[in-house]
Predicted 3D model of a 72-nucleotide RNA (transfer RNA) from Candidatus Gottesmanbacteria bacterium RIFCSPLOWO2_01_FULL_39_12b. NCBI's taxonomy places the organism under Bacteria, Bacteria candidate phyla, Candidatus Gottesmaniibacteriota. Rfam family: tRNA. The family's RNA type in Rfam is transfer RNA.
RNA sequence: GUCCCCGUAGCUCAACGGAUAGAGUAGGCGCGUCCUAAGCGUCUGAUGGCAGUUCGAUUCUGCCCGGGGACG
Numbered sequence: 001g002u003c004c005c006c007g008u009a010g011c012u013c014a015a016c017g018g019a020u021a022g023a024g025u026a027g028g029c030g031c032g033u034c035c036u037a038a039g040c041g042u043c044u045g046a047u048g049g050c051a052g053u054u055c056g057a058u059u060c061u062g063c064c065c066g067g068g069g070a071c072g
Stems, first nucleotide, its partner, number of pairs: 001071007010025004018055001027043005048064005
């Protein structure tokens, strides 16, 4: 340099182009206990960036950024 794959919550993963982007775990608060723990309830928290297509984009397209791989 060319090509391919990936990028969603602190972390691990979901989500036919369509409902308020869901779970687990972690974290806060409460219940629980003599205290702690287990367990239960509740809350907080995310689509890498800019454009494009579309009535509607996490999803499709282009470029850029970041990570991984193959070839040279």